[in-house]
RNA sequence: CGUAGACAAAGGCAAAACUUUCGAAAGGAAGUGACGCAAAGCUUCUGGUCUAAGGGUUCAUACCUAUGACAGCAGAGCUGCCUGA
Repeated sequence: CGUAGACAAAGGCAAAACUUUCGAAAGGAAGUGACGCAAAGCUUCUGGUCUAAGGGUUCAUACCUAUGACAGCAGAGCUGCCUGA
């Protein structure tokens, strides 16, 4: 430097739910809390998924649409602790 994640060691992150708050919503933030995670660290570059305020269609309470969201959906890029069955 690359690679693997068995046995360890030191640690790390924090699902759902509840409370408060932002948001039209999806969802985000803070606190409590741990379902789990060897990158569950960072980045929307690609695919995928979610929402539909606004816009369009419509008889319609229905349908379409991302400039919104998901990094704990997958790939990709960058960075990183320990150890070597």